[in-house]
RNA sequence: GCCCUCGUAGCUCAGUUGGAUAGAGCAUCGGAUUCCUAAUCUGAAGGUCGGAGGUUCGAAUCCUCCCGGGGGCG
Numbered sequence: 001g002c003c004c005u006c007g008u009a010g011c012u013c014a015g016u017u018g019g020a021u022a023g024a025g026c027a028u029c030g031g032a033u034u035c036c037u038a039a040u041c042u043g044a045a046g047g048u049c050g051g052a053g054g055u056u057c058g059a060a061u062c063c064u065c066c067c068g069g070g071g072g073c074g
Stems, first nucleotide, its partner, number of pairs: 001073007010026004019057001028044005050066005
C1' cells in the first nucleotide's frame, strides 16, 4: 500500500429484508420485603447507533470518504 472483518447504554451483545416509540442481560439509582445485610420482586435513569457527506417519503441498516480495534496478502 491492497483486501476482509468489527465499532449500538458504564460492560457484554441483539437488531439479518430500510419502516413507525432503538432493545436485552449485567452493573447503577429509587421502592417493596428483612431487626440489618444478602438474595428475590418492582420501577427509573442511561444512546446525536465511531465521525462526516450522499441516496430515499423514511437509514443503526444501502453508497462514498475518514477514524479506531482485529486478521490476511505484498